[in-house]
The RNA shown here (transfer RNA) has 72 nucleotides and comes from Treponema sp. RNAcentral holds the sequence, with entries from ENA. It matches the Rfam family "tRNA". It is annotated as a transfer RNA. Gene Ontology term of the family: triplet codon-amino acid adaptor activity. The coordinates come from a structure-prediction model, not an experiment, and the mean pLDDT is 82.
RNA sequence: GUCUCCAUCGUCUAGGGGUUAGGACACGAGGUUUUCAUCCUCGCAACGGGGGUUCGAUUCCCCCUGGAGAUG
Numbered sequence: 001g002u003c004u005c006c007a008u009c010g011u012c013u014a015g016g017g018g019u020u021a022g023g024a025c026a027c028g029a030g031g032u033u034u035u036c037a038u039c040c041u042c043g044c045a046a047c048g049g050g051g052g053u054u055c056g057a058u059u060c061c062c063c064c065u066g067g068a069g070a071u072g
Base pairs, nucleotide, nucleotide: 001071002070003069004068005067006066007065010025011024012023013022018055027043028042029041030040031039048064049063050062051061052060
């Protein structure tokens, strides 16, 4: 240089046109416990940037950015 793949809560991930964007861990509050841990309930928190298609884009297309791999 060329080709392929990936980018969603703090972390790991599900969802691939109309979802309240879901789950686990973590974190916070409360309950339980003499205290801690465990356990239970609740809460907080996310679609990398720009354009296009569409009535509607996290989802499809293009470019960029970042990352991973293959090849030279």